Source information
Model confidence (mean pLDDT): 75 of 100. The RNA shown here (c-di-GMP-I riboswitch aptamer) has 94 nucleotides and comes from an Alteromonadaceae bacterium. The sequence was found by an Rfam model in a public genome assembly. Rfam family: c-di-GMP-I riboswitch aptamer. Rfam describes the family as follows. GEMM was predicted in a large-scale screen for bacterial structured RNA regulatory elements.

RNA sequence: UCCACGAAAAGGCAAACCUCUGGUAACAGGGGGACGCAAAGCCAGUGCCCAUACUUAAGCAUGCUUAAUGACGAUGGGUCGAACGGUUACCAAA
Numbered sequence: 001u002c003c004a005c006g007a008a009a010a011g012g013c014a015a016a017c018c019u020c021u022g023g024u025a026a027c028a029g030g031g032g033g034a035c036g037c038a039a040a041g042c043c044a045g046u047g048c049c050c051a052u053a054c055u056u057a058a059g060c061a062u063g064c065u066u067a068a069u070g071a072c073g074a075u076g077g078g079u080c081g082a083a084c085g086g087u088u089a090c091c092a093a094a
Base pairs, nucleotide, nucleotide: 012037013036017032018031019030020029021028022027035081041087042086043085045084046083047079048078049077050076051075052074054070055068056067057066058065059064060063
C1' cells in the first nucleotide's frame, strides 16, 4: 500500500403500521413512524410476485364463470429489505 473481516465515534438508510396520491393487481411515490441494516447504495441476470392472452377440464346462461403442479411455457409489469449474481463506495481500533 492492497484485499478480507470488523470494535468505537460521527453521519446515513428505514420494516410493520397510520395517512394522502397513482395503479386492475403485484407494487410505487409524499408525510408520520422505527423492526432492523456495514452496502437496507445501484443493476431485474437467476429466483419470487402480479396482470393479460392462450391451453385443458367442469358448469351452464353458449360466451361467460370457476378450477388447474399447464413446462420451470408466452406477452407486459413489479420486486435487489428472502437469497444468489454483477458493480461502486464513507469512517476505521484489534